[in-house]
Context: one part of a larger RNA
């Protein structure tokens, strides 16, 4: 455990799909389960409440009476919920015509840079730092020219710009493929929203197997710095970073803000589509819808701030919180190869 809350104080699940359940548009009509209402039965006595009476009063006792309410029966009402039938088109979906996009998967191709190898020129330094040293170099380095190889990442465009449910996605081309938006209003006719369990996806790191390894680089070695320096700086450098197949399932997975719908001043940008005016046409100047930003009315907020992309005003559904530490620990269970993850206390203490 009523309640009050969840941007920053404790609290929105990482994201989506979806089962049960909960909730649900407009009109007509029937039923009457919920709902409302009349009558009625019952809810022992005692007790409580009211009135009266008896002990000198009171407590106490006796007599009489009653409300509310619960459950059952029966008659009625039909606005709302429910349910049956019929209908509707605004919600939702389909169709058709367009549009934008780093959405996804696979294949092919490209140039710059880096490192290495070979050859030429060339000679004594190079590199690195706060300064140095370790390191590389007369066995010819660095520099420079030509040729070759490899792997990884894709400068400029590039943008509070785009796409995606989130994680995330950026060289070019091709194939396959998911979604969105705009327009038409042709079709279906509430088919919707949310979603306990459940399922799928899920950065980086890590794990297994097989490859690959240019650069970077945990660990490790060395040089410095320092009182010391298991660091920061420098020279090397293994795992890893990359590919394929599988596992892991966590992040400050953040907008620290769950999803859906409706309503509530504006102003200024920007992306996509349609359109008005104008025009030969594209601009310019407007309008509508859908995104994405900034500033702000009302309102909200402890304040900061939020403010039609709400943290405003409401409804529906889910998740979560309930003092700090102990503790995201112990135990149990489930999952995992492991690392560990999920679930998740108490004693004690302040």
């Nucleotide at each position: 455990u009523u309640g009050g809350g969840c941007g920053u104080a404790a609290a929105g699940a990482g994201u989506c799909c979806g089962u049960a359940g909960g909730u649900g548009g407009u009109c007509a009509u029937g039923c009457a389960a919920g709902u409302c209402u009349g009558c009625u039965g019952u809810c022992a006595a005692a007790g409580c409440c009211c009135a009266c009476a008896g002990c000198u009063u009171a407590a106490c006792u006796g007599u009489g009476g009653a409300u509310c309410g619960g459950c059952g029966g029966u008659g009625g009402a039909a606005a709302c919920u429910g349910u049956g039938u019929g209908a509707c088109u605004u919600g939702a979906g389909u169709a058709c015509g367009g549009u934008a996009g780093g959405g996804g998967u696979a294949g092919a191709g490209g140039g710059a840079a880096u490192u290495c190898c070979c050859a030429g020129u060339g000679u004594a330094g190079c590199g690195g730092u706060g300064a140095a040293a370790u390191g590389c170099g007369u066995a010819g380095a660095u520099a420079u020219u030509g040729g070759g190889a490899a792997g990884a990442a894709c400068a400029c465009c590039g943008g509070u710009g785009g796409c995606g449910a989130a994680a995330g996605c950026g060289c070019u081309c091709u194939a396959c493929u998911g979604g969105a938006c705009c327009g038409u209003a042709a079709c279906u006719g509430a088919c919707a929203c949310u979603g306990a369990g459940g399922g799928a996806c899920g950065a980086a790191a890590g794990c297994u197997a097989a490859g690959g390894u240019a650069g970077c680089g945990a660990a490790a070695g060395g040089g410095a710095u320092u009182a010391g320096a298991u660091a920061c700086c420098c020279c090397u450098g293994u795992a890893g970073u990359c590919u394929u197949a599988g596992c892991c399932g966590u992040a400050a997975a953040c907008g620290a803000u769950g999803g859906a719908u409706a309503c509530u001043a504006g102003g200024c940008g920007u992306u996509g589509u349609c359109u008005g005016u104008a025009u030969c046409g594209a601009c310019c100047c407007g309008g509508a819808c859908a995104g994405u930003g900034c500033c702000g009315a009302a309102g909200c907020u402890a304040a900061c701030g939020c403010g039609u992309u709400a943290a405003g005003u409401a409804u529906c559904c889910c998740g979560c919180c309930u003092g700090g530490g102990g503790a995201g620990u112990a135990c149990g269970c489930a999952c995992g190869c492991a690392a560990g993850u999920g679930u998740g206390a108490a004693a004690c203490u302040c």
Molecule: small-subunit ribosomal RNA, central domain
Organism: Synechococcus sp. 7002